RNA sequence: UGAUAGAGGCGCGGACGCCAUGCGUACCGCGGGGCCAACGGCACAGGCAGCCGGCCCCGUGGGAGAGGGACGCCCGCCGAAGGCGCAGGGGCCGGCCGAAGCCCCCAGCCUGGGCCGUGGGAGAAUAUCCCCCGGACUGUCACGAAUCGUGGAGAGCUAUCA
Repeated sequence: UGAUAGAGGCGCGGACGCCAUGCGUACCGCGGGGCCAACGGCACAGGCAGCCGGCCCCGUGGGAGAGGGACGCCCGCCGAAGGCGCAGGGGCCGGCCGAAGCCCCCAGCCUGGGCCGUGGGAGAAUAUCCCCCGGACUGUCACGAAUCGUGGAGAGCUAUCA
């Protein structure tokens, strides 16, 4: 220098099954009331075309899904994984165009790990996830005055082989 194999523990990520939540919500039918008529609606900034009359509230009958979560089991693993992400590219298309938004790829950058906490973001949510910061704890290596202390970062550390 290269290859192989390992370790950190509430360790990381994913698939499937099932359960609860979402929620008696969105939405649909019926009844009633109100508003609008060169007006209103058809996901949206806007526009074109076309269609429909529509929109709001109350009552009544019915009534979801997605994301996220618990548990079980299986799979891949130890930069596991997570976050940000310029330029560029691709997708989401609904009749068409198109802004925005979202998703994916991506140079590069940050984080050893889990836990607790203030704040912030996402979310229906006090669940959960993510981010900055703080706190002890823990693994690892280096140094030291060495049962401890200080510091660094995984492009690290340990072992074996060449």